Transfer RNA from Armatimonas rosea, 72 nucleotides, folded computationally. Taxonomically the source falls in Armatimonas (Bacteria, Bacillati, Armatimonadales, Armatimonadaceae).
RNA sequence: GGACGGUUGGCGCAGUGGUAGCGCGUCUCCUUGACACGGAGAAGGUCACAGGUUCGAACCCUGUACCGUCCA
Numbered sequence: 001g002g003a004c005g006g007u008u009g010g011c012g013c014a015g016u017g018g019u020a021g022c023g024c025g026u027c028u029c030c031u032u033g034a035c036a037c038g039g040a041g042a043a044g045g046u047c048a049c050a051g052g053u054u055c056g057a058a059c060c061c062u063g064u065a066c067c068g069u070c071c072a
Base pairs, nucleotide, nucleotide: 001071002070003069004068005067006066007065010024011023012022013021018055026042027041028040029039030038048064049063050062051061052060
C1' cells in the first nucleotide's frame, strides 16, 4: 500500500429504511431484625467522525479515524 470484518448506554451484544432495545451493572422503592435472593420502577445513547441519497438513515453510498484478520 491492497482485501475483508468490526466501531450502538459503564460492560457484553441485538437491531438490514419509519420515535434505539435486551442481558449484566448503577440508583430508588417493596420485602427482611439486617444482608442476600426475589418483585416493581427509574436514570443512563451526538448509534466512531464528516458529507451525500431519501419524505424519512444506526441501517444505503463516499471519505476519514481507530481495532482485528489476511495479502504484498

The same sequence occurs in records of 2 taxa. It matches the Rfam family "tRNA". It is annotated as a transfer RNA.